A computed fold for an 82-nucleotide RNA from a Nitrospirota bacterium, annotated as c-di-GMP-I-GGC riboswitch aptamer. Its Rfam family is "c-di-GMP-I-GGC riboswitch aptamer". Rfam links the family to the GO term cyclic-di-GMP binding. Lineage of the source: Bacteria > Pseudomonadati > Nitrospirota. Model confidence (mean pLDDT): 84 of 100.
[in-house]
RNA sequence: AUCCGAUAAGGCAAACCCGUCGCGAGGCGGGGACGCAAAGCCACGGGUCAGGUGAAGGAGUCUGAUAGCCGGGCUGUCGAGG
Numbered sequence: 001a002u003c004c005g006a007u008a009a010g011g012c013a014a015a016c017c018c019g020u021c022g023c024g025a026g027g028c029g030g031g032g033a034c035g036c037a038a039a040g041c042c043a044c045g046g047g048u049c050a051g052g053u054g055a056a057g058g059a060g061u062c063u064g065a066u067a068g069c070c071g072g073g074c075u076g077u078c079g080a081g082g
Stems, first nucleotide, its partner, number of pairs: 003082002011036002016031006034068001040074003044071003047066007
């Protein structure tokens, strides 16, 4: 230095509820904790979802959402013991 990884401290916060913004997926704030070592950041590839288009609940296509679906990129806390 790299890999596995215990304890403790600190961090984040699913569902659900309230408020608010949005046509919607969903975002943001408060409450709340199922979980998380990247559940920090980035829509680049795939997936899923919403809206438009399409004769159409299809294909395709456009625009958007999701980083807590997966991959990829960037950054990153502690460190018993092996």